[in-house]
Context: one part of a larger RNA
This record gives sequence, C1' cells and structure tokens, in this order.
RNA sequence: CUGGGUUUAAAGGGUGCGUAGGCGGGCAGGUAAGUCAGUGGUGAAAUCCCCGAGCUUAACUCGGGAACUGCCGUUGAUACUAUCUGUCUUGAAUAUAGUGGAGGUAAGCGGAAUAUGUCAUGUAGCGGUGAAAUGCUUAGAUAUGACAUAGAACACCAAUUGCGAAGGCAGCUUGCUACACGAUUAUUGACGCUGAGGCACGAAAGCGUGGGGAUCAAACAGGAUUAGAUACCCUGGUAGUCCACGCCCUAAACGAUGGAUACUCGACAUUAGCGAUACACUGUUAGUGUCUGAGCGAAAGCAUUAAGUAUCCCACCUGGGAAGUACGAUCGCAAGAUUGAAACUC
Repeated sequence: CUGGGUUUAAAGGGUGCGUAGGCGGGCAGGUAAGUCAGUGGUGAAAUCCCCGAGCUUAACUCGGGAACUGCCGUUGAUACUAUCUGUCUUGAAUAUAGUGGAGGUAAGCGGAAUAUGUCAUGUAGCGGUGAAAUGCUUAGAUAUGACAUAGAACACCAAUUGCGAAGGCAGCUUGCUACACGAUUAUUGACGCUGAGGCACGAAAGCGUGGGGAUCAAACAGGAUUAGAUACCCUGGUAGUCCACGCCCUAAACGAUGGAUACUCGACAUUAGCGAUACACUGUUAGUGUCUGAGCGAAAGCAUUAAGUAUCCCACCUGGGAAGUACGAUCGCAAGAUUGAAACUC
C1' cells in the first nucleotide's frame, strides 16, 4: 500500500461558516477526453515460459514459437463518467400570510433573601458542633420592629418541557435582531452535499486596564479532630466571584456516538403547528423521550433521533510505558496552548 476500524477495547476535530478539492437529481441532443472493440507501428538482444536439438545426463549451449500485460497512431461503438446545449421539478432556495420558544443583544423596572448602618423595644447570652473551642456580646449583642444603603442571584411556575451550531440560555417589560416550524404550491430551476488550509464563536479558571464588592470563597490566620492533620468539621478571611473593554482557547467541550441523503416492523408519552369548529377520535409535518422487533454488536446494548441497510466527503486510530514529555516552529503579557518524536524499557 491493500485490507480493518473509531459508544464503552487505540481512535469523531469543542462548534459553525466557508476556499481549494472530492462527490452530486430527471429527460433529450451534440462531442468523443476517460471507457470498450478492431487494426497498423513500436516494444533491441539476452533473460522468463513452451516445443525441439547438441555436449553420456544435468547445469550449460543452440534453433523455433509465444510473451514483453506498455506506448504511439488510426478506424469504429456511445451504456456509464466527462464536456457543451436545451429542458424539467421532486433536491435546494425564495415569496405570501401565520405560529413558536430560558435564541442573541441593549435599556428600564420589581419583590424575597443576605449584609451593613441609624433609631426603637429588650436583657444575658448568641453563634457553632458528633462534642467543643476560636469568634461576637453589659461600650447592650442575639431576638423583634421601622427606615435607609449596597451588590449579587432570580423561589413557586418547572417538566424525560423549550430554544440555540456548540459553549450555553430562566424575575418582568420594551427596543433592535437572528432562527426554526407548519400551511399555500406562487417564483427561480440543481443554484446541492462535504470541506484540507482559512475565518469566526467557544464553560470555568486565569491574565491586563478601570470600576464594583452584598454573598460565597482558593491562599492565609485561628479553633477543633488526630500519633501527626500542611485535610475533612468550625470561626474569620484576601484574590476571585459581578460590570466594561482587551487577551487566553482549554474541559468527562459527552450522546464518551462527525456531517449529509435515501431506505427499513410496531406501541406509548410529550412539545409546536396544519386538516373551518371539538384532545372524543383520526390523519399528517417538524422536534423531544420511553419500550420493543428484524438486523447489527465481543457483550453491555443500539434499534426511523441506529451502533440496521447503502452512497458521498472530512477528521482520527495501529501494543503498554517513556509522553502529550523533549527539541524545533507558530501563537500568547504571562500562565501556557497548538503541532509533536526518539533513545531506552516491558
């Protein structure tokens, strides 16, 4: 290389958009590059293969044939691929009037809780734990009430719910904005799928500058526990947690399951539509789930949301460790990230 794989054994890129490339719907016609057939030239000799001959045989040598699977030209074939032209509507997109949602973004508003402050009532404890202590408190705490201030998060509704490409998204209202779905079949007429590089987005933590700082809380301090306790428990507590802008670019970024298309038994539940009305039933489309059959699978299991049956494109795997390390390169303020070996060893 051929071949085999990627839920859990090694292996799906964190996610999308998209360049090159690869692949690509129906019909008719032209061309004939690939393809197929005939034919001509060439494909040195030797070698290899077959037949025969010569050394006593063989190796070896000689004669003849075949072969040299290739290349070039030429004459045809036209199913498929290609290419050009025309055309079609089912793929794709658009239009029309609708529906849906924690989709995004910006601004405003709200109540509960927490903390702090002031005032009032009130008096000896509060807090915390397995038990305690550190801590707070007669300079009046804890508790109760009133008022004020601050920041962060949005109980119930809430669901196997919904939306989003993924990360993710939840109080209410409004502005701006993106999307999906069903219906009508009106328009375009293959405009499609995938996508190496590339570009964009990308939880948390972390970094830079400036704000903010209620809660919680790495580090840190103290109290316990313990043989010890650099922990688990308790009392405090700083970065951080929040906002704006700029970086970082990683996660068990998980469905541990790449994307697209087609096909393949059923049952039940649920979300949003449609069929004028009605969850009484039934049909249908798009999603979200549970169970089960064929089939698949090493099994667990998957099973129309496939891990089934097929096609196309991309990514990745090839014994364990050394190692996601070293070196180099690129990126980054740094932390580090990406790419990524070998010796040696079992």

This is a predicted structure of a 346-nucleotide part of an RNA (small-subunit ribosomal RNA, central domain) from a lake water metagenome. The RNAcentral record of the full RNA draws on SILVA. The prediction has a mean pLDDT of 87.